This is a predicted structure of a 72-nucleotide RNA (transfer RNA) from a Thermoanaerobaculia bacterium. RNAcentral records the identical sequence in 2 taxa. RNAcentral holds the sequence, with entries from ENA and MGnify. The prediction has a mean pLDDT of 85. Rfam family: tRNA. The family's RNA type in Rfam is transfer RNA.
């Protein structure tokens, strides 16, 4: 130097072009003398960034940032 896969909620991950979610963890209600468990509910998101396609993008096209690999 090229090439492949990745980036969405605090962590892990989902969503093959038309409402951004689960699960876990926080936070709060029930339950309980009291806690732990169970169950409920309610908040967290500029979808890494900048463009471009399209009526419409987290999904496609390029560029650039980070990572993980493989190859030289």
């Nucleotide at each position: 130097g090229g090439g492949g896969c990745c980036g969405u909620a605090g962590c892990u991950c989902a969503a093959u072009g038309g409402g951004a979610g689960a699960g876990c963890g926080g936070c709060u209600g029930c339950u309980u003398g009291a806690g732990a468990g169970g169950c409920g509910g309610a908040c967290g998101g500029u979808u890494g960034u900048g463009g471009g396609u399209u009526c419409g993008a987290u999904u496609c096209c390029c560029g650039c940032c980070g990572g993980c690999u493989c190859c030289a």